[in-house]
RNA sequence: UGAUAGAGGCGCGGAACGCAUCAGUAGGCCCCGCAGACCGGCAGGCACCGGGGGCUGAAAGGGCUUUCUGCCGAAGCGUUUGCGGUCUGCCUGGGCCGCAGGCCGCUGGGCCGUCGGAGAAUAUCCGCCGGACUGUCACGAAAGUGGAGCGCUGUCA
Numbered sequence: 001u002g003a004u005a006g007a008g009g010c011g012c013g014g015a016a017c018g019c020a021u022c023a024g025u026a027g028g029c030c031c032c033g034c035a036g037a038c039c040g041g042c043a044g045g046c047a048c049c050g051g052g053g054g055c056u057g058a059a060a061g062g063g064c065u066u067u068c069u070g071c072c073g074a075a076g077c078g079u080u081u082g083c084g085g086u087c088u089g090c091c092u093g094g095g096c097c098g099c100a101g102g103c104c105g106c107u108g109g110g111c112c113g114u115c116g117g118a119g120a121a122u123a124u125c126c127g128c129c130g131g132a133c134u135g136u137c138a139c140g141a142a143a144g145u146g147g148a149g150c151g152c153u154g155u156c157a
Stems, first nucleotide, its partner, number of pairs: 001157006009072001011071006018064002027056006034050001036049001038045002075107003078103011108134002111131003115127004136147004
């Protein structure tokens, strides 16, 4: 240097079932007749919309548990390109989602907290920073300090 096999632990991703939330919301049906709208001969009228009441009553998105499954740059995020979908806008723009790529881009890992963003949300997720912990390597007698996965350990060449 290359190949290959591994380790970290409240470890990472995906799927399915279930559950709560969304929400007694949207929608549906019935009634009332307030009269905004509409009609009017300006007295008033009505049952399409708006308003009020009753009965009924979701889903998507976002989550959690369990099980299964693939894994250990697992994966997440940022940025950018192309394609597709959707919404907005109204003219080639923007938001969101998905798929496929680019970047020697950032992050060892989970946990807790502040702040910011996403979100209907006090759920949850994402990011910066801080904290202790943990795996690993380096230095060190030790206490400890420092580094980053482009790392570490085993084997083979």
Description: The RNA shown here (Lysine riboswitch aptamer) has 157 nucleotides and comes from a mouse gut metagenome. Its mean pLDDT, the model's own confidence on a scale to 100, is 81. RNAcentral holds the sequence, with entries from MGnify.